[in-house]
Order: sequence, then structure tokens, then C1' cells
RNA sequence: GCCUCAAUAGCUCAGUUGGUAGAGCGGCUGAUUCGUAAUCAGCAGGUCGGGAGUUCAAUCCUCUCUUGAGGCU
Repeated sequence: GCCUCAAUAGCUCAGUUGGUAGAGCGGCUGAUUCGUAAUCAGCAGGUCGGGAGUUCAAUCCUCUCUUGAGGCU
């Protein structure tokens, strides 16, 4: 220098032939218990890495940038 893949909740990851985003763990509150743990119920937490384009509508398609992983020379 070139190619491929990845970036979504605090962490690990789903998701969608384009239609207002979910799980597990973790956090908080309550129930239960003499108390703790466990269990059960509920709640909060995300402008889906940045920018631009296409579209009535983009996490998803296109371009570009950044970061990370791998490969080739």
C1' cells in the first nucleotide's frame, strides 16, 4: 500500500428482503426471609462509532472518515 470482517444498553451479544431496538448478566425498587444469599415481580439505562447521500421512512442500502481484528505484498 491492497483486501476482508467488526463497531447496537455498564459488559457479552441478537436483530431486521428498509417500517418508530431486544435478551442474558449487571444496576435500582418491591415481595419473600429473624437477617443475608437464592427466588419472584417491576423499573431505569441506547440520537445503533462520526459525517454525507438515496428514500415517504435508514441500525439495515451507497460513499467517506475513525477505531479494532485478520490476511496479502

Predicted 3D model of a 73-nucleotide RNA (transfer RNA) from an uncultured archaeon. The RNAcentral record of the sequence draws on ENA. The coordinates come from a structure-prediction model, not an experiment, and the mean pLDDT is 81. It matches the Rfam family "tRNA". By type it is a transfer RNA.